[in-house]
RNA sequence: AAGUGAAAAAGGCAAAUCAUGAGAAAUCAUGAGACGCAAAGCCAAGGGCCUGAACCACGCUUUAGUGGAAGGCAGCCGGUUGCCACA
Numbered sequence: 001a002a003g004u005g006a007a008a009a010a011g012g013c014a015a016a017u018c019a020u021g022a023g024a025a026a027u028c029a030u031g032a033g034a035c036g037c038a039a040a041g042c043c044a045a046g047g048g049c050c051u052g053a054a055c056c057a058c059g060c061u062u063u064a065g066u067g068g069a070a071g072g073c074a075g076c077c078g079g080u081u082g083c084c085a086c087a
Stems, first nucleotide, its partner, number of pairs: 003086003012037002017032006035075001041080003046077002048073003055068004
């Protein structure tokens, strides 16, 4: 350096749920709380997934409707940086 994560040490993060707030929604923030996590750090302009108010396109007499993320998810894959140890 690469690889690996068995046992340890120092520390870290925080699912569900609940409360309050934001949002059309997905979801997010703060507090409580720990299911788990060796990257559960960071990246949403690679893939994937979620949402569809407004906007755009289509359609319509009108309404309803259809399609599209520029809205989200990093605890799906991926990219990238990195702590400790060396069974």

Notes: This is a predicted structure of an 87-nucleotide RNA (c-di-GMP-I riboswitch aptamer) from Paenibacillus prosopidis. The coordinates come from a structure-prediction model, not an experiment, and the mean pLDDT is 85. It matches the Rfam family "c-di-GMP-I riboswitch aptamer". From the family's description: GEMM was predicted in a large-scale screen for bacterial structured RNA regulatory elements.